[in-house]
RNA sequence: AGGGGUAUAGUUUAACGGUAAAACAACGGUCUCCAAAACCGUCGAUCGGGGUUCGAUUCCUCGUACCCCUG
Numbered sequence: 001a002g003g004g005g006u007a008u009a010g011u012u013u014a015a016c017g018g019u020a021a022a023a024c025a026a027c028g029g030u031c032u033c034c035a036a037a038a039c040c041g042u043c044g045a046u047c048g049g050g051g052u053u054c055g056a057u058u059c060c061u062c063g064u065a066c067c068c069c070u071g
Base pairs, nucleotide, nucleotide: 001070002069003068004067005066006065007064010024011023012022013021018054026042027041028040029039030038047063048062049061050060051059
């Protein structure tokens, strides 16, 4: 330099173009002599710009970061 892939919550992953979901973590509560475990609840996210569409995490395009391949 060329080609391909990935980017969603603090972390790991879901999501036919139609209400963004779960687990762990954090916080609160129940239980306990205290704590842990268990159970109940709460909080929190679509990498950035533009486009298509009635509607975009999803499709297109340009970037950014990371990974792989070729040279």
This is a predicted structure of a 71-nucleotide RNA (transfer RNA) from a Patescibacteria group bacterium.
It matches the Rfam family "tRNA". About the family: Transfer RNA (tRNA) molecules are approximately 80 nucleotides in length.
It was read from a public genome assembly.
Its mean pLDDT, the model's own confidence on a scale to 100, is 84.